The RNA shown here (Fluoride riboswitch aptamer (crcB RNA motif)) has 64 nucleotides and comes from Desulforudis sp.
It was read from a public genome assembly, where an Rfam model found it.
The prediction has a mean pLDDT of 79.

RNA sequence: CACCGGCCGGGCGAUGGAGUUCGCCCUAAAGAUCGUAUUAGCGGUUGAUGGCUCCUACCCAAAU
Numbered sequence: 001c002a003c004c005g006g007c008c009g010g011g012c013g014a015u016g017g018a019g020u021u022c023g024c025c026c027u028a029a030a031g032a033u034c035g036u037a038u039u040a041g042c043g044g045u046u047g048a049u050g051g052c053u054c055c056u057a058c059c060c061a062a063a064u
Stems, first nucleotide, its partner, number of pairs: 009026005016055006032045005
């Protein structure tokens, strides 16, 4: 220095916050998808969740 393991702790899961739960990471985990074009441009689709619940923001429809 690299690798492996243990303990404690922290972090991450395509745009915010909280609770809960699952998975992953230890400087990594993470950085969605489709079409066209080709040396990196153009056009399109879904979603504020990893999952569930609530709040906030945004969009659509209806009623008052």